RNA sequence: GGGGCCAUGGUCUAGUGGUAUGAUCGGUGCUUUGGGAGCAUCAGACGGGAGUUCAAUUCUCCCUGGCCCCA
Repeated sequence: GGGGCCAUGGUCUAGUGGUAUGAUCGGUGCUUUGGGAGCAUCAGACGGGAGUUCAAUUCUCCCUGGCCCCA
């Protein structure tokens, strides 16, 4: 220098046009003499910018960061 893949709550993860899933962690409650375990419930996320579209996490382009391959 060229090419490919990836980026989603604190962490991990599903979702490939139509209001984002689950796990874990955290808060609250139930249970217990207390703790743990269990159960219920709450909170928490689409890397940044532009474009297409009625509608973008999803499609296109650029940028940033990570990994890999070629030279």
Record summary
Transfer RNA from Candidatus Iainarchaeum sp., 71 nucleotides, folded computationally. Its Rfam family is "tRNA". The family's RNA type in Rfam is transfer RNA. About the family: Transfer RNA (tRNA) molecules are approximately 80 nucleotides in length.